[in-house]
RNA sequence: GCCCCAUUAGCACAGUCGGCCAGUGCAUCGGUCUUAUGAGCCGAAGGUCACGGGUUCAAGUCCCGUAUGGGGCA
Numbered sequence: 001g002c003c004c005c006a007u008u009a010g011c012a013c014a015g016u017c018g019g020c021c022a023g024u025g026c027a028u029c030g031g032u033c034u035u036a037u038g039a040g041c042c043g044a045a046g047g048u049c050a051c052g053g054g055u056u057c058a059a060g061u062c063c064c065g066u067a068u069g070g071g072g073c074a
Base pairs, nucleotide, nucleotide: 001073002072003071004070005069006068007067010026011025012024013023019057028044029043030042031041032040050066051065052064053063054062
């Protein structure tokens, strides 16, 4: 230098052919339970879907560029 993959909540990830309100587990917070802690149960909060642009009535999803990480070739 070229090519490929990944990037979605604090962490690990799902998200189908572009269309319902962006979800699950853990963690966190509150409640319940307990002498108390933990476990269990109930509930809540937490998101610029890496960033910028484009296509579209509509983008996490498609296209282009950039960034970061990983891999391959030279």
Transfer RNA from Guillardia theta CCMP2712, 74 nucleotides, folded computationally. The sequence is in RNAcentral, with records from ENA, Ensembl Protists and Rfam. It matches the Rfam family "tRNA". Model confidence (mean pLDDT): 80 of 100.